[in-house]
Transfer RNA from a Candidatus Gastranaerophilales bacterium, 74 nucleotides, folded computationally. Taxonomically the source falls in Candidatus Gastranaerophilales (Bacteria, Bacillati, Candidatus Melainabacteria). Its Rfam family is "tRNA". Rfam links the family to the GO term triplet codon-amino acid adaptor activity. Rfam's curators write: Transfer RNA (tRNA) molecules are approximately 80 nucleotides in length.
Formats: sequence, C1' cells, structure tokens
RNA sequence: GCGCCUGUAGCUCAGUUGGAUAGAGUGACGGUCUCCGAAGCCGUAGGUCAUGGGUUCGACUCCCAUCGGGCGCA
Repeated sequence: GCGCCUGUAGCUCAGUUGGAUAGAGUGACGGUCUCCGAAGCCGUAGGUCAUGGGUUCGACUCCCAUCGGGCGCA
C1' cells in the first nucleotide's frame, strides 16, 4: 500500500433480512438481610449506538468518507 472483519453502558456482548420506548450479564451505588461482612433478593444511575454526510415516512441496521482495533497478502 491492497483486501477482509470489526467499533452499541466502566467491562464482555445481544440487537436476524429498516418499524416505533436501545437491552442482557457483570461491575458501580442504594436498600433488604447480618453482630459486621460475603452470598442471596429488590431497586437506581450510567449510552451523541466511533465521527461526519447520504438514502428513506422512518437508520444501531443500508450506502459513502474519515478515525481506531484485529487478520491476511505484498
């Protein structure tokens, strides 16, 4: 340099052929329980869906560019 894959919560990820409020586990915080903790149970917060454009009535999803990461070829 070229090709392919990938980017969603602090972390690991789902989100199925575009459809209405963006989710799970774990972690954080609070409550409950306990003599105190841990575990269990309940709850709360946390997201410009990498960035910018485009298509569409409607985009995490499709298209283009850029940026980051991974793999392969040279």